[in-house]
RNA sequence: GGGCCAGUAGCUUAGCCUGGUGGAGCAUCCGGCUCAUAACCGGAGGGUCGCCGGUUCGAAUCCGACCUGGCCCA
Numbered sequence: 001g002g003g004c005c006a007g008u009a010g011c012u013u014a015g016c017c018u019g020g021u022g023g024a025g026c027a028u029c030c031g032g033c034u035c036a037u038a039a040c041c042g043g044a045g046g047g048u049c050g051c052c053g054g055u056u057c058g059a060a061u062c063c064g065a066c067c068u069g070g071c072c073c074a
Stems, first nucleotide, its partner, number of pairs: 001073007010026004020057001028044005050066001052064003
């Protein structure tokens, strides 16, 4: 220098193909249960979907540039 993959909640991730209200588990908080704790049960909060543009009535999703990390080639 070139090619490919990944970036979504504090952590691990689904959703992207085929655009139409962003979910789950764990963690945190509140409540229940218990003599008490853990486990278990119920609930709540928590997301500028890496960043900047483009397309579109509408973009996490499609297109382009860039940033970060990983793999391969030279």